[in-house]
């Protein structure tokens, strides 16, 4: 000197649901809280996640022993796993 690593976002795959009797996604307002290195100080941002309200809004179709069961569809949920993207200072650590 360089990286790694961070609250977390984002994409492609597997799997497992949920909705299709419309929840959920996405949008707008409002209300507190929580929230970023590995360790530590002292700071600034605030993805983001909760509650309450508006608006806006959709694909279903085959089968069937009626108990399901199958192909879709939805800016649908979780998990894994890849790869991107991710605060800013100071002391100490890891990598080179």
């Nucleotide at each position: 000197c360089a990286g790694a690593g961070u609250a977390g976002g984002g994409a492609a795959c597997g799997c497992a649901g949920c909705g299709u009797u419309a929840a959920g996604u996405g949008c707008c307002g409002c209300c507190a809280u929580a929230a970023a290195c590995g360790g530590g100080g002292a700071g600034u941002u605030g993805a983001u996640a909760g509650g309450c309200g508006g608006a806006c809004g959709a694909a279903g179709g085959g089968c069937u022993u009626u108990g399901g069961c199958c192909c879709g569809c939805g800016g649908u949920u979780g998990c894994g796993c890849u790869c991107c993207c991710g605060c800013a200072u100071c002391c100490c650590g890891c990598u080179g």